Overview
Predicted 3D model of a 99-nucleotide RNA (Glycine riboswitch aptamer). The prediction has a mean pLDDT of 77. It matches the Rfam family "Glycine riboswitch aptamer". From the family's description: This family represents the bacterial glycine riboswitch. Its family is annotated with glycine biosynthetic process in the Gene Ontology.
RNA sequence: AUGACCCCAUGCGGGAGAGACCGCGGCCCGCGAGGGCCGUGGCGCCGAAGGAGCAACCGCCCCCGGAAACUCUCAGGCAAAAGGACCGCAAGGGGUUGG
Numbered sequence: 001a002u003g004a005c006c007c008c009a010u011g012c013g014g015g016a017g018a019g020a021c022c023g024c025g026g027c028c029c030g031c032g033a034g035g036g037c038c039g040u041g042g043c044g045c046c047g048a049a050g051g052a053g054c055a056a057c058c059g060c061c062c063c064c065g066g067a068a069a070c071u072c073u074c075a076g077g078c079a080a081a082a083g084g085a086c087c088g089c090a091a092g093g094g095g096u097u098g099g
Base pairs, nucleotide, nucleotide: 002098003097004096005095006094007093008092010090011089012088013087014086019043021042022041023040024039025038026037027036028035029034044078045077046076050074051072052071053070057066058065059064
């Protein structure tokens, strides 16, 4: 002076699925019909926040531990908005390592 790999959070971009369901209550707008929002109950559904479970596999033969985008649907979600696993880019911090 600088390369590679891993982890963490931040910013930007992309980012799916499933009832704008039915009933009740409240608030707002409206002359009214009606409309919007919130809460709540019911049934139907979705899986990619989180969580949990089994397990291929890995650490070392056992014990033990880690372990999914699989499974469950507790939570979350089913117009828009928000959120969103994961992917890409950027700089920052930490660790390992090469010339």